This is a predicted structure of a 357-nucleotide RNA (Bacterial RNase P class A) from an Acidimicrobiia bacterium. The source organism's lineage runs through Bacteria, Bacillati, Actinomycetota and Acidimicrobiia. Its Rfam family is "Bacterial RNase P class A". Gene Ontology terms of the family: tRNA processing, dimeric ribonuclease P complex and ribonuclease P activity.
RNA sequence: CGAGCCGGCCGGGCGGCCGCGGGCGCUCUCGGGCGUUCGAGGAAAGUCCGGACUCCACAGGGCAGGGUCGCCGGGUAACACCCGGCCGGGGUGACCCGCGGGAAAGUGCCACAGAGACAGACCGCCGACCGGGCGCCUCCGGGCGUCGCAGGGGCAAGGGUGAAACGGUGCGGUAAGAGCGCACCAGGGCGGCGGGGAACUGCCGCCGCUGGGCAAACCCCGACCCGGAGCAAGACCGAGCAGGAGGCGAGCGGCCCGCUCCAUGCCUCCAGGUGGGUCGCACGAGGGCGGUGGCGACGCCGCUCCCAGAUGGAUGGUCGCCGCAAACAGAAUCCGGCUUACCGGCCGGCUCGCACC
Numbered sequence: 001c002g003a004g005c006c007g008g009c010c011g012g013g014c015g016g017c018c019g020c021g022g023g024c025g026c027u028c029u030c031g032g033g034c035g036u037u038c039g040a041g042g043a044a045a046g047u048c049c050g051g052a053c054u055c056c057a058c059a060g061g062g063c064a065g066g067g068u069c070g071c072c073g074g075g076u077a078a079c080a081c082c083c084g085g086c087c088g089g090g091g092u093g094a095c096c097c098g099c100g101g102g103a104a105a106g107u108g109c110c111a112c113a114g115a116g117a118c119a120g121a122c123c124g125c126c127g128a129c130c131g132g133g134c135g136c137c138u139c140c141g142g143g144c145g146u147c148g149c150a151g152g153g154g155c156a157a158g159g160g161u162g163a164a165a166c167g168g169u170g171c172g173g174u175a176a177g178a179g180c181g182c183a184c185c186a187g188g189g190c191g192g193c194g195g196g197g198a199a200c201u202g203c204c205g206c207c208g209c210u211g212g213g214c215a216a217a218c219c220c221c222g223a224c225c226c227g228g229a230g231c232a233a234g235a236c237c238g239a240g241c242a243g244g245a246g247g248c249g250a251g252c253g254g255c256c257c258g259c260u261c262c263a264u265g266c267c268u269c270c271a272g273g274u275g276g277g278u279c280g281c282a283c284g285a286g287g288g289c290g291g292u293g294g295c296g297a298c299g300c301c302g303c304u305c306c307c308a309g310a311u312g313g314a315u316g317g318u319c320g321c322c323g324c325a326a327a328c329a330g331a332a333u334c335c336g337g338c339u340u341a342c343c344g345g346c347c348g349g350c351u352c353g354c355a356c357c
Base pairs, nucleotide, nucleotide: 001353002352003351004350005349006348007347008346009345010344012322013321014320015319016318017317018316020039021038022037023036024035025034026033027032028031041328045339046338048337049336050335051334052333053230054229055228056227065226066225067224068223069222070221071085072084073083074082075081086100087098088097089096090095101220102219106218107217108214109213110212122159123158124155125154126153129152130151131149132147133146134145135144136143137142167185168184169183170182171181172180186210187209188207189206190205191204192203193202194201195200234279235278236277237276243270244269245268246267247266248265249261250260251259252258286305287304288303289302290301291300292299293298
C1' cells in the first nucleotide's frame, strides 16, 4: 500500500423564531397567564421466549398426562438467553458455521433409477455338489474320465443403477468367491498408562467387531417445568338504571363436630344503566464513575444521578451555518433476552499478500 476478519460506539450538532405534554413556583377574573425544569430508541418494532406485578381458583403427597431442552463447565431472578471450552465442518489465515443424546429397543420413511434401499441377484462368475450328454470299465449296484451342459444349486469378486449398495489395498485361499485366513491402513469396542475439573484427548496392547441414512418421523433415555387470565390486570370515588328467570342458606379447609352471620342473604343467566375521575404509573433484577474478583458472561464494594408518563394520546415545524446529504423507526404496566429493519460515520484489536528500510 492492497485485500480481509472480529469487537465496541455514534446515529445529526449549534443558534434564531413559532409551537406541544408532565412536574414545580407565582398569579388572577378558577382555567387560563407567566417563569423555570424535564421530555422516546438502539431497535421504543415483531410479540417469539423468560420473569416481576395483579386478580380468580387451589389442603398435602404420589402416579398418570403435557411442554421445553439435549457435548461439558459456568453466569443469571429466570430463560429456548449469554460466556468459556470440547468435538465436527469450512477458510492459506484472522476467524466463521453447527436444533451437537440414542438408528445393535421397536415401528415408519428413503423420490427417480436400479435385481436389491437392508434386503436382494439384472448382466456376470462357478462343473466342488445334485442332475444331464458323450466315452471307457464293470462283480450290473455302479465307478472313472470328459463336456464349447448353468436345469437345481453356490457366489457377490467385476460390470451396471443411484445422493447412498454392508470397510480399503495386496497376498493367500477356493469350483468360483467372500475378514474365509494373513499383513498394512481406516473405523469401532475392551484393557492399561498419561493429560484435563469435565466434555474430550495422546500413546501402547488385544478383539475381524466392520451393524447404511433420517429422531426438525413416531418413539426411547435424561434434566427441568406445568391451574387460569392478563394493566381493558386490579383497587377506590362519583354519576346513572328496571327489573326478570332459575338454583341454594352462606362463611370458617373437602368431611364430622362446633362457631358466626343471615332470608332486605348468596350463586348463575338474561335485560337495563354508565363509560367521568383518582390510583395502579415510573426508585428500578435502574443509569454513570471508580475500585476489586474472574480469560469471560457476570459478581461484590464505594460515590453519585433521578431519567417521558399521556388517555384522542405530548418531543414538532421553519430559517441560517456546519462542504453536500442524513436512514430504520416512535413509548402506553415494567424488566432480561432473541429476531427483524437501518443512510452514513468513528474507534480499537487481529490476519494474509506485495514492496522498502